[in-house]
Context: one part of a larger RNA
């Protein structure tokens, strides 16, 4: 010097990214206990008081229940009270600095954010606001179900049957969940357009009997090629559907101070963001502005709205309870610090 512990004057978070670490608190009984609330909770809320030993009450209350006796014949019942165990409270006394004398044993409160909750997770850097969750919704599935595994046999679903099973999204509860179907998807439609294999075989070509003086023409057959025409689903097309994927405007003017614009004009769109919320886990400018808290506050809380770029089951806004979650504040407490000191054990180091 380092590691693990112990103690510390005065101050008490001034330390620090942050009270990290440490300290405080702690048992039992009694008193007492706020906002808020889903009336269960919150709550051990908070905050207090008592606690040893001795005597008296008193070997009391209470517990257990032997012998004996009675009824009875069952490891039965009743009576009986011996013996054993043995409080709490009250009154009085007594000792110490100190009586849950040691050990073990919640620090508390307030404001916000997120997630309802108990749970689950990155075995070995992440425990969370992530996952799950009851609850909600959409959708598929009529049973040889849909869906899944398998080449198949076969199996799961299920020895279930739409109050069932599968998929997707949301995520307790409360109040709610607006507009857009133009694009994409899905569902429905079938008149028309397009359209495959296949059907169909016109025409053309090769070959050849035959005809022709020749050039050449050329039936049938055998081959090659092949037009029209007929031919489903799909696509085009016509509708529906957003708790399907998704989307939810711009410019200009206008009120008797100014400012602003309930109002008007115009362009575009499928429709132009409703309720609620809003510098937010979202706000760039930004430490926005105002208020609160501090002597002083880029954080925090309450407002404002100019939302760069919130917004309604990729859910919106609230919410009691809950949280080894995140933020801010207060009380208590402390070697975190001002600022360091000493002690115990170990290690490093020096010598042997």
């Nucleotide at each position: 010097g380092c590691c693990a512990g112990g103690u510390u004057a005065a101050g008490g978070a001034a330390u620090u990214a942050g009270g990290c670490a440490a300290a405080u608190u702690a048992a039992u009984a009694c008193c007492g206990u706020a906002a808020c609330u889903u009336c269960g909770g919150g709550a051990u809320a908070a905050g207090g008081u008592a606690u040893g030993c001795c005597g008296c009450u008193u070997g009391u209350a209470c517990g257990u229940g032997a012998a004996g006796c009675c009824c009875c014949u069952g490891c039965g019942g009743g009576u009986g009270g011996a013996g054993c165990g043995g409080a709490a409270g009250g009154c009085g006394g007594u000792c110490a600095c100190a009586g849950c004398a040691a050990a073990g044993a919640g620090g508390c409160g307030g404001u916000a954010g997120c997630g309802a909750c108990u749970g689950u997770u990155u075995a070995c850097c992440a425990a969370a606001a992530a996952c799950a969750c009851a609850g909600g919704a959409c959708u598929c599935u009529g049973c040889a179900a849909a869906g899944g595994c398998g080449c198949a046999a076969g199996c799961c679903g299920a020895c279930g049957u739409a109050u069932a099973g599968g998929g997707u999204c949301u995520g307790a509860c409360g109040c709610c969940u607006g507009c857009c179907c133009g694009g994409u998807g899905c569902c429905g439609g079938a008149a028309g357009g397009u359209u495959a294999a296949g059907a169909g075989g016109a025409g053309c070509u090769g070959u050849c009997a035959g005809c022709g003086c020749a050039a050449g023409c050329a039936a049938a057959g055998c081959a090659g090629u092949c037009a029209a025409u007929c031919g489903a689903a799909g696509c085009c097309c016509c509708g529906g559907u957003a708790a399907a994927c998704g989307g939810c405007g711009g410019c200009c003017g206008u009120a008797a101070c100014u400012a602003u614009a309930a109002c008007g004009g115009u362009c575009c769109u499928a429709a132009g963001g409703u309720a609620g919320c809003g510098a937010a886990a979202u706000u760039c400018c930004u430490u926005g502005u105002c208020g609160g808290g501090u002597a002083a506050g880029u954080u925090c809380c309450g407002a404002c709205c100019u939302g760069c770029a919130c917004g309604a089951a990729u859910g919106g806004c609230g919410u009691a309870a809950c949280g080894a979650c995140u933020u801010c504040c207060g009380c208590g407490c402390u070697g975190u610090c001002u600022c360091a000191a000493c002690c115990u054990g170990g290690u490093a180091c020096u010598c042997a």